RNAcentral holds the full RNA, with entries from ENA and SILVA. The part of an RNA shown here (small-subunit ribosomal RNA, central domain) has 349 nucleotides and comes from an uncultured bacterium.
[in-house]
Context: one part of a larger RNA
RNA sequence: CUGGGCGUAAAGGGUGCGUAGGCUGGCUUCUAAGUCAGAUGUGAAAUCCAAUGGCUUAACCAUUGAACUGCAUUUGAAACUGGGAGCCUAGAGUUCAGAAGGGGCAGAUGGAAUUAGUGGUGUAGGGGUAAAAUCCGUAGAUAUCACUAGGAAUAUCAAAAGCGAAGGCGAUCUGCUGGGAUGAUACUGACGCUGAGGCACGAAAGCGUGGGGAGCAAACAGGAUUAGAUACCCUGGUAGUCCACGCCCUAAACGAUGAAUGCUAGUCGUCGGGGAGCUCGUCUCUUCGGUGAUGCACUUAACAGAUUAAGCAUUCCGCCUGGGGAGUACGGUCGCAAGAUUAAAACUC
Repeated sequence: CUGGGCGUAAAGGGUGCGUAGGCUGGCUUCUAAGUCAGAUGUGAAAUCCAAUGGCUUAACCAUUGAACUGCAUUUGAAACUGGGAGCCUAGAGUUCAGAAGGGGCAGAUGGAAUUAGUGGUGUAGGGGUAAAAUCCGUAGAUAUCACUAGGAAUAUCAAAAGCGAAGGCGAUCUGCUGGGAUGAUACUGACGCUGAGGCACGAAAGCGUGGGGAGCAAACAGGAUUAGAUACCCUGGUAGUCCACGCCCUAAACGAUGAAUGCUAGUCGUCGGGGAGCUCGUCUCUUCGGUGAUGCACUUAACAGAUUAAGCAUUCCGCCUGGGGAGUACGGUCGCAAGAUUAAAACUC
């Protein structure tokens, strides 16, 4: 090694692109490196093993044989792997056609609402709570009407719905731009899959510089509650939330389920594309791709999963190995910092 696992028990990398590497469609032919068969040489002795024999037996010793599973040379085989050549189109890609989409970036514009300001009407309360108080108000509040300012978010549509690799994306219009599905077959002809390192992207919070600041709101202050109340409730309120540029690089970054390919009953929805049918209805049937519900076989410790697999198989990567110590210390790398990443041991149960 043969021979374990990773949805929830420990364990899938946050996500993609991709280097090395690993793996890799069909046909024909050549080769003979791997592979297989034969031969020759060698593979010291001892040991091991087998059969005999010698010490009264055994251990021990001796003789003979086998073995030494290896290496080298050589002769062949050609199915498979590898290599060379040629061909193919089912994988992959290109082209064309008409559709779908909150995919991304930039610019412009709109309405509702909150708040503030100014002016009008108007008078004694308003606000808040379980109840109150802090708070606002006769220097005229709350309410209501008009105008102005500014910032942020885009009700309804809205859905088990859509798009995106993930994070994520939702007013309208314009410009630029990425990807996917379907159909047509015109082209290329295995150009593929995975991917250690690497590179890129990566919610929120946080950091740096400069803006912005309506609402909300860590910290903070006050009022309550309470035995206390560094909370829950209330009144305020600063960072922050927003923008530009630059960092940070972590999340229950979750489907707690890596990627790819093939195969394995159905039924009912829904989104996008195509085809067919007729009683032309916004109908029926069918097909490809997505997204849900339910459910066989099978799997599972159970829960459950079940063509979007956690089923049956193959390839490649990542990860796990009792609890605590500890995702910590030390060292390295990265960072302005916060810290991130890599990652133990003693000891203890």